[in-house]
A computed fold for a 513-nucleotide part of an RNA from a metagenome, annotated as small-subunit ribosomal RNA, 5' domain. Its Rfam family is "Bacterial small subunit ribosomal RNA". Its family is annotated with structural constituent of ribosome and ribosome in the Gene Ontology.

Context: one part of a larger RNA
RNA sequence: GGAUGAACGCUGGCGGCGUGCCUAAUACAUGCAAGUCGAACGAAGAGCUCUUAGUACUCGUACUUUGAGUUUCUUAGUGGCGAACGGGUGAGUAACGCGUUGGUGACCUGCCUCGAAGUGUGGAAUAACUCCGGGAAACUGGAGCUAAUACCUCAUGUGGAUUGUGGAUUUAGAAACCACUAUCUAAAGGUCUUCGGAUCGCUUCGAGAGGGGCCUGCGUCCCAUCAGCUAGUUGGUAGGGUAAUGGCCUACCAAGGCGACGACGGGUAGGGGACCUGAGAGGGUGAUCCCCCACAAUGGAACUGAAACACGGUCCAUACACCUACGGGUGGCAGCAGUAGGGAAUAUUGCACAAUGGGCGAAAGCCUGAUGCAGCAACGCCGCGUGUGCGAUGAAGGCCUUCGGGUUGUAAAGCACUUUUCUGAGGGAAGAGGAAGGACGGUACCUCAGGAAUAAGUCUCGGCUAACUACGUGCCAGCGGCCGCGGUAACACGUAAGAGGCAAGCGUUAUCC
Repeated sequence: GGAUGAACGCUGGCGGCGUGCCUAAUACAUGCAAGUCGAACGAAGAGCUCUUAGUACUCGUACUUUGAGUUUCUUAGUGGCGAACGGGUGAGUAACGCGUUGGUGACCUGCCUCGAAGUGUGGAAUAACUCCGGGAAACUGGAGCUAAUACCUCAUGUGGAUUGUGGAUUUAGAAACCACUAUCUAAAGGUCUUCGGAUCGCUUCGAGAGGGGCCUGCGUCCCAUCAGCUAGUUGGUAGGGUAAUGGCCUACCAAGGCGACGACGGGUAGGGGACCUGAGAGGGUGAUCCCCCACAAUGGAACUGAAACACGGUCCAUACACCUACGGGUGGCAGCAGUAGGGAAUAUUGCACAAUGGGCGAAAGCCUGAUGCAGCAACGCCGCGUGUGCGAUGAAGGCCUUCGGGUUGUAAAGCACUUUUCUGAGGGAAGAGGAAGGACGGUACCUCAGGAAUAAGUCUCGGCUAACUACGUGCCAGCGGCCGCGGUAACACGUAAGAGGCAAGCGUUAUCC
């Protein structure tokens, strides 16, 4: 000198764009953050239309009641899809975690796209509901009834899987390819209809796209005052397990494997793109944004599913907190706001789904603290303003003085002008591809009116280092980044006047180059 997610002191006019718990991965009141589909299903309720009977009657109707229909609406339950995305945090991790290079002849893939084939026939239940219970509650037991795109047989087999036989190709290696044989293996319907069909689905297979798993060469902090480490340890055979390779696991066999090219141990730490600095090499950092990883009170486990060993799922244990009728239950903000605590220190319990994107749905649409916006904060960067011109009797006042004057100083006053800003009034968007639809927002912007009006501080002045005098103090009070100032004329302390620097900021502290 540059830089910062900064803090502190003094000060503070506006706008745009960004950024904002670095500490306690501490504990959390309250609200919201993941739902959706009635065009899968039965049922219930409401409405509407028609209707039976009765009452009132102003003879139109109103109310009660019986039954039927319904292109209407709502939904607790069964069922489907989603909830594994999106959002947060950085505790752990020195590791194939990350980055980069390859491999998979060792693999998986819901939704989406393309292609081929099919969608036949039966059955048994169960929630809801009704009845009877238990419990303070959370919840739960028994009996009976019912539906489906829920569940289960049978058929078919384009295909696919497995076994066997044969063939041919490639390779380090066949489980890959072709032919034959045997066995096994699918499905679900809904809506509309001009009854032809259309559309959304369902099943099996092949391919693709996108996504993921695993393996691998190289790179990836400090300590040798850590020098030896290792029994599933290293390898083999067989088996289990997995989508898949593998001591991943098990049995048996062998005795190996790693290490000064730093094993093992200890400390610290999420990694990268990037960011800061520097001419570069390098050094430092890993906030915001993007990619990857890990975690979800702490520890462990599996279930469901295409995918989780799952932040707002389940089970167990632990600690903590809450409710309780003392028998037993409930909870997890490292989602968005917010609270307490910690701290030098970090914001609103805001608006909207209008846009972008996501989930569900045929759609209308619903949900979305993702997101878009607004609020707070000079926290940062950038831009603008706090007037402009003229104005000497160089006014008054202040300060200094050699008492002549000098300086503040064209500075003020005064005269003329302007209106960026400000205040008030009026108009008023784009953002919404095609009619309507905008949270932001009566915002940005435009026009008019008013009036210099609403707007300057802070640090320094001995040298480094731009800027000096007076008074006070008297090794005191104090200053100080280094050298050093202060003991009676202090350009170094304090005050005043003046000057210098930067400027809505200035200075200090901390950290990095």